Transfer RNA from a Myxococcales bacterium, 71 nucleotides, folded computationally. The source organism's lineage runs through Bacteria, Pseudomonadati, Myxococcota, Myxococcia and Myxococcales. It matches the Rfam family "tRNA". The family's RNA type in Rfam is transfer RNA.
RNA sequence: UCGGGGAUCGUCCAACGGCAGGACUGCGGACUCUGACUCCGCCUAUCUAGGUUCGAAUCCUAGUCCCCGAA
Numbered sequence: 001u002c003g004g005g006g007a008u009c010g011u012c013c014a015a016c017g018g019c020a021g022g023a024c025u026g027c028g029g030a031c032u033c034u035g036a037c038u039c040c041g042c043c044u045a046u047c048u049a050g051g052u053u054c055g056a057a058u059c060c061u062a063g064u065c066c067c068c069g070a071a
Stems, first nucleotide, its partner, number of pairs: 001070007010024004018054001026042005047063005
């Protein structure tokens, strides 16, 4: 320099263009003499800027960062 892939709750991973969900963690509660286990509930996220669309995490363009390959 060129090509390909990726960026989503604190962490890991999902999500035909149509309400962003699960597990773990955290917090609160139930249970218990206390604790653990278990159960219930809650908080928390789409890398940035534009565009297309009635509607974008998803499609398009540009950018930033990370990974892989070629030279």